[in-house]
RNA sequence: AUAGAAAAAGGCAAACUAUUUGAAAAAAUAGGACGCAAAGCUAAUGGGUCUAAGGAUAAAUUUUAUCUACGAUCGCCUGGCUACCUAAA
Numbered sequence: 001a002u003a004g005a006a007a008a009a010g011g012c013a014a015a016c017u018a019u020u021u022g023a024a025a026a027a028a029u030a031g032g033a034c035g036c037a038a039a040g041c042u043a044a045u046g047g048g049u050c051u052a053a054g055g056a057u058a059a060a061u062u063u064u065a066u067c068u069a070c071g072a073u074c075g076c077c078u079g080g081c082u083a084c085c086u087a088a089a
Base pairs, nucleotide, nucleotide: 003086004085011036012035016031017030018029019028020027021026034075040081041080042079044078046077047076048073049072050071054068055067056066057065058064059063
């Protein structure tokens, strides 16, 4: 450098539950393991998805609908940065 085994050491932790934060998506902590060889970090003038407080528009008369990311997701993809173990195939 390349590769990741029905192997070894070590690691992470989905759903769900509790508490807290948040308008929400969601996040943090504890429990819990569906999975993961980068399920480590990065929200990137990249693509996707989710939310819609604020804003805009329309109806309407203080509510409803639609649109909108500067919010969220790296355990959706791609890109960038960094790294443990092994030497079977």
c-di-GMP-I-GGC riboswitch aptamer from Saliterribacillus persicus, 89 nucleotides, folded computationally. Of the family's consensus pairs, 95% are formed in the model.